A computed fold for a 71-nucleotide RNA from a Patescibacteria group bacterium, annotated as transfer RNA. Lineage of the source: Bacteria > Bacteria candidate phyla. The RNAcentral record of the sequence draws on ENA and MGnify. It matches the Rfam family "tRNA". It is annotated as a transfer RNA. The coordinates come from a structure-prediction model, not an experiment, and the mean pLDDT is 81.
RNA sequence: GGGGGCGUGGUCUAGUGGUAAGACGCUGGUCUCCAAAACCAGCAACGGGAGUUCGAUUCUCUCCGCCCCUG
Numbered sequence: 001g002g003g004g005g006c007g008u009g010g011u012c013u014a015g016u017g018g019u020a021a022g023a024c025g026c027u028g029g030u031c032u033c034c035a036a037a038a039c040c041a042g043c044a045a046c047g048g049g050a051g052u053u054c055g056a057u058u059c060u061c062u063c064c065g066c067c068c069c070u071g
Stems, first nucleotide, its partner, number of pairs: 001070007010024004018054001025043006047063005
């Protein structure tokens, strides 16, 4: 230089056109003599920009970052 893949809460993983789900975590509560466990409630995310579309996490382009293959 060329080709391919990935990027979603603090962490791990779903969702692949109809407005983001689960687990862990964190906070508060119930319970307990206290704590743990359990249960209930809450917090919190689509890498940046542009395009297509009534609507984009999803499709297209570009940039950024990471990984793999190759000259």